[in-house]
Context: one part of a larger RNA
RNA sequence: CUAUGCUGAAGGAACUCGGCAAAUUGCUCCCGUAAGUUCGCGAGAAGGGAGACCCGUUAGAAGGCAACUUUUAGCGGGUGGCACAGACCAGGGGGUUGCGACUGUUUAUCAAAAACACAGGGCUCUGCGAAGCCGCAAGGCGACGUAUAGGGUCUGACGCCUGCCCGGUGCCGGAAGGUUAAGAGGAGAUGUGAGAGCAUCGAAUUGAAGCCCCGGUAAACGGCGGCCGUAACUAUAACGGUCCUAAGGUAGCGAAAUUCCUUGUCGGGUAAGUUCCGACCUGCACGAAUGGCGUAACGACUUCCCCGCUGUCUCCAGCAUAGACUCA
Numbered sequence: 001c002u003a004u005g006c007u008g009a010a011g012g013a014a015c016u017c018g019g020c021a022a023a024u025u026g027c028u029c030c031c032g033u034a035a036g037u038u039c040g041c042g043a044g045a046a047g048g049g050a051g052a053c054c055c056g057u058u059a060g061a062a063g064g065c066a067a068c069u070u071u072u073a074g075c076g077g078g079u080g081g082c083a084c085a086g087a088c089c090a091g092g093g094g095g096u097u098g099c100g101a102c103u104g105u106u107u108a109u110c111a112a113a114a115a116c117a118c119a120g121g122g123c124u125c126u127g128c129g130a131a132g133c134c135g136c137a138a139g140g141c142g143a144c145g146u147a148u149a150g151g152g153u154c155u156g157a158c159g160c161c162u163g164c165c166c167g168g169u170g171c172c173g174g175a176a177g178g179u180u181a182a183g184a185g186g187a188g189a190u191g192u193g194a195g196a197g198c199a200u201c202g203a204a205u206u207g208a209a210g211c212c213c214c215g216g217u218a219a220a221c222g223g224c225g226g227c228c229g230u231a232a233c234u235a236u237a238a239c240g241g242u243c244c245u246a247a248g249g250u251a252g253c254g255a256a257a258u259u260c261c262u263u264g265u266c267g268g269g270u271a272a273g274u275u276c277c278g279a280c281c282u283g284c285a286c287g288a289a290u291g292g293c294g295u296a297a298c299g300a301c302u303u304c305c306c307c308g309c310u311g312u313c314u315c316c317a318g319c320a321u322a323g324a325c326u327c328a
Base pairs, nucleotide, nucleotide: 001323002322003321004320005319006318007317008316010314011313014312019309027051028050029049030048031047036041038157052079053078054077055076056075057074058073059072060071061070062069063068080084092307093306094305095304098301099299100298104116105115120155121154122153123152124151125150126149132141133140134139158294159293160292161291163224164223165222168221169220170217171216172215173214174213177212178211179210183206184205188201189200190199191198192197225243226242227241228240229239252286253283264280265279266278267277268276
């Protein structure tokens, strides 16, 4: 010096990206226990007290023929120690934000999560030799199932909700017209031939799906404006004008896991706060199943704060063990 342990004056997070690590707590019984809540929970909330041994004693239980043995819940008195759940084993706690409802699952070997799944919700396909999938086929899965079933896809408990746009793309429906392949058709033309013929080319007409076309459909893919003026202080604009669009973002939320300017501004917390919490709304560039906003419980998730506790630190020291090092 390294690793693993033990101890430490005074202080107690001043350390650090961050209490990382360590320490604290730890068992049983009794008392006591807040907000919130889906009334289940939260909860072991929090916070207190007791606990060893000896003597006496109350009430009971089990076993035994009995003597008695074991045991449960108490009550009274006493003894010793620094310490009585005496070693080992054995929750630190509280408040708050975000995200995900939850228990689960995952990158075997740097990621356990807010990712995946999930119950629940929606759309859509499928009438059974089902759709879908595997296979060249036979055949098989689906399923020894039958729309309360099966497949695909999106969302993701629950509560309150889920606005407007079908112009584009997709899907579904329609069939009048347009376009249109092979095929049908054959006016006519060409080659050759004396001719008959044999060949070749070929207009009109006819000709399916598709596309054009006409409708529908957004919990289909997706989209959801600009400029100017206006109120008797100022400021602002309920109001008006105008241009464009398929329609111009509704409810709710909002400097947010989203805010560039930005450490926005105000309030709270600190002596001092780029983080945090509450508001404001000027949303660079939230927004409603690519779900919106809430939400008890839950989380080896995440933010900030507080109590306790500590060698994390001020500031290091000593000890133990194994190495390293020196000698042999």